[in-house]
RNA sequence: CUCUUAUCGCGAGUGGCGGAGGGACAGGCCCGUUGAUGCCACGGCAACCGGACCGAAAAGGGUCGCCAGGUGCCAAAUCCUGCUCCGGAAAGGGACGACGAUCCGGGGAAAGAUGAGAG
Numbered sequence: 001c002u003c004u005u006a007u008c009g010c011g012a013g014u015g016g017c018g019g020a021g022g023g024a025c026a027g028g029c030c031c032g033u034u035g036a037u038g039c040c041a042c043g044g045c046a047a048c049c050g051g052a053c054c055g056a057a058a059a060g061g062g063u064c065g066c067c068a069g070g071u072g073c074c075a076a077a078u079c080c081u082g083c084u085c086c087g088g089a090a091a092g093g094g095a096c097g098a099c100g101a102u103c104c105g106g107g108g109a110a111a112g113a114u115g116a117g118a119g
Stems, first nucleotide, its partner, number of pairs: 001119008013042005021031003025082004043074003048070002050067001051064004078111001083108007092099001
């Protein structure tokens, strides 16, 4: 880097360094010189993997949470939307209809992130 698979509305911050952009991308909306993003230290959250325990169980099972465990995470729902489908409202449109910008609610996908496994 690619593929497979699971999860993504919960949760968890202080100090130091540093000094301008940052929140993946685009649009929106936010965060930021009252110092963000990032890096370091310590602290914490969680329970994906290992481990321990329960269990007949190698259950699509449950519990524990430091065992000097391996990762991850600690603004906002993955901050929201993006493509598509369904339902509702609707300016407009039309002779009636069809259609319908836009808005609201919901389903699925895509993209992204993280774990585990494979190449």